Overview: A computed fold for a 543-nucleotide part of an RNA from an uncultured Bacteroidota bacterium, annotated as large-subunit ribosomal RNA, domain I. The sequence was found in a public genome assembly. The prediction has a mean pLDDT of 83.

Context: one part of a larger RNA
RNA sequence: GGCGCAUGGAGGAUGCCUAGGCUCUUGGAGGCGAAGAAAGACGUGAUAAGCUGCGAUAAGCUAGGGGGAGAGGCAAAUACUCAUUAUAUCCCUAGAUUUCUGAAUGGGACAACCCAGUAUGUUGAAGACAUAUUAUCCAUCGUAAGAUGAGAAGCAAACCCACUGAACUGAAACAUCUAAGUAAGUGGAGGAGGAGAAAAUAAAUAAUGAUUCCGUAAGUAGUGGCGAGCGAACGCGGAACAGCCCAAACCAGUGUUGUUACGGCAACACUGGGGUUAUAGGACUACAAUGUGGACUUAUAAAUUAUAGUGGAACAGGUUUGGAAAGGCCGAUCAAAGAGGGUGAUAAUCCCGUACACGACAUAGUUUAUAUACCUAGUAGUAUCCUGAGUACUGCGGGGUCGGAGACGCCCUGUAGGAAUUUGCCGGCACCAUCCGGUAAGGCUAAAUACUCCCAAGAGACCGAUAGUGAACUAGUACUGUGAAGGAAAGGUGAAAAGAACCGCGAAUAGCGGAGUGAAAUAGACCCUGAAACCAUGCGCUU
Numbered sequence: 001g002g003c004g005c006a007u008g009g010a011g012g013a014u015g016c017c018u019a020g021g022c023u024c025u026u027g028g029a030g031g032c033g034a035a036g037a038a039a040g041a042c043g044u045g046a047u048a049a050g051c052u053g054c055g056a057u058a059a060g061c062u063a064g065g066g067g068g069a070g071a072g073g074c075a076a077a078u079a080c081u082c083a084u085u086a087u088a089u090c091c092c093u094a095g096a097u098u099u100c101u102g103a104a105u106g107g108g109a110c111a112a113c114c115c116a117g118u119a120u121g122u123u124g125a126a127g128a129c130a131u132a133u134u135a136u137c138c139a140u141c142g143u144a145a146g147a148u149g150a151g152a153a154g155c156a157a158a159c160c161c162a163c164u165g166a167a168c169u170g171a172a173a174c175a176u177c178u179a180a181g182u183a184a185g186u187g188g189a190g191g192a193g194g195a196g197a198a199a200a201u202a203a204a205u206a207a208u209g210a211u212u213c214c215g216u217a218a219g220u221a222g223u224g225g226c227g228a229g230c231g232a233a234c235g236c237g238g239a240a241c242a243g244c245c246c247a248a249a250c251c252a253g254u255g256u257u258g259u260u261a262c263g264g265c266a267a268c269a270c271u272g273g274g275g276u277u278a279u280a281g282g283a284c285u286a287c288a289a290u291g292u293g294g295a296c297u298u299a300u301a302a303a304u305u306a307u308a309g310u311g312g313a314a315c316a317g318g319u320u321u322g323g324a325a326a327g328g329c330c331g332a333u334c335a336a337a338g339a340g341g342g343u344g345a346u347a348a349u350c351c352c353g354u355a356c357a358c359g360a361c362a363u364a365g366u367u368u369a370u371a372u373a374c375c376u377a378g379u380a381g382u383a384u385c386c387u388g389a390g391u392a393c394u395g396c397g398g399g400g401u402c403g404g405a406g407a408c409g410c411c412c413u414g415u416a417g418g419a420a421u422u423u424g425c426c427g428g429c430a431c432c433a434u435c436c437g438g439u440a441a442g443g444c445u446a447a448a449u450a451c452u453c454c455c456a457a458g459a460g461a462c463c464g465a466u467a468g469u470g471a472a473c474u475a476g477u478a479c480u481g482u483g484a485a486g487g488a489a490a491g492g493u494g495a496a497a498a499g500a501a502c503c504g505c506g507a508a509u510a511g512c513g514g515a516g517u518g519a520a521a522u523a524g525a526c527c528c529u530g531a532a533a534c535c536a537u538g539c540g541c542u543u
Base pairs, nucleotide, nucleotide: 001542002541003540004539005538006537007536008535009534015528016492017491020463021462022460023459024458025457026456027455028454029452030451031155032154039101040100041099042055043054044053046078050074051073061095062094063093064092065091066090070082071081072080106115107114108113116134117133118132119131120130121129122128136152137151138149139148140147141146159190160188161187162186163185164184170177174225200208201207212239213238214237215236216235222230223229243444244443245442246388250273251272252271253270254269255268256267257266258265259264278422280387281386282385283384284381285380286379287378293375294374298371299370300369301368302367303366304365305364306363307362309358310357311356315331317330318329319328320327332349333348334338340352341351342350393417394416395415396414397413398412399411400410403429424439425438426437427436428435479486480485499527502514503513504512505511
């Protein structure tokens, strides 16, 4: 020096654990904000750095309800208090307080700061102090000045609608095409949103009957440098179902204007009645009815749910091993409760619970009933009137649809033209005829559907500390960056601190050795287990 064995050091793998995550299900909730939000700054405790709570009334104040022996958050200790059978702490509901910044709104500003006006008060007075008020836009009222308004603004995870709208990429290059109407940007709304009561779909002498969503039809019909790719609909089966209101004709009123023979008449505007459709309907004329239903406002009553809670069976059984019994053996009991968790190892009967039963002063929701506001109906006649105009439609240019200009309908639209009026008009994939279906150019409309920042309960052939959220712990923290932004590491003594009194060595509050605790201290706080690399010591063999 090498190899081997043993004992240690160092290290923190592995095993076990879970306080945290992940993915879902069911139900709830689906907003907060000028009555000042979200998010913060600074304060606030006897002692107080962080987190949590709170706001100069500052880990809190008041009231009502619950609960009941211990309390003064995480968080131990000391001090000082509060409470102990009902005014403690604690939980729920309602209220008060709520600095400064922030839409931030009296003006300004480098957010958490600075400086004002007006009114009133304090005062003899003031360049002082206190209280209130003072932004903009919109709406209503008003001649105006101005007044009034729980009007708007800002924030928020996804879902929804509209407007604007890429590129990488694929086509094995690339230009039409694709990616994709995606990402991104902007605006708007709600608990959903959008769509929606046929100028529909179809068929060829058959029919369906608003919309939405799911399955199928179907990777079909199509489209496509017929490349890459893209890709329906009818119909059928389900979920859920709900239908309505204006404009106009006509009647009446009010106002303004014009005109007048001063009686009125006309036009326009507004308001009320009327009326709402394809087997056309309505106005109009002639008759008739007082009821039916509704998607709905408010109030009252009842029931019920949520936001605290209450009761809740049965072994202090024997023995044995052990530090400890819930384990073993023996014997009992309850069960509308043998879900789950905890307790010194594995507990239906020890504790919390569980099944089941019960409970609210207050606040909120839901349902039902009653009343109320609002809406809602017929028959006959058919001369006249009405039934949505820069609209339908056409040319040119774009877009949507499965349809890339094609034989190209339908829908939307920029531009230029531009109808008809029920003997009307539109559609049925160029166009024409017949036939069939419908009634455009105004509007509203629950449910079935989408989503989850959030609350409650529950589940998992999900993870178990290099995993699972970035974050099990003072985590979006420490730290990095001018900034946008990037972004960690870090869990485990023990059943219980019983956390090692006292002694010794030592400079020592380091460290170690005794002593003591404990089942265990090679469980000693760098603390469960404690692998390997690496280091050391001892022994053996060997060069």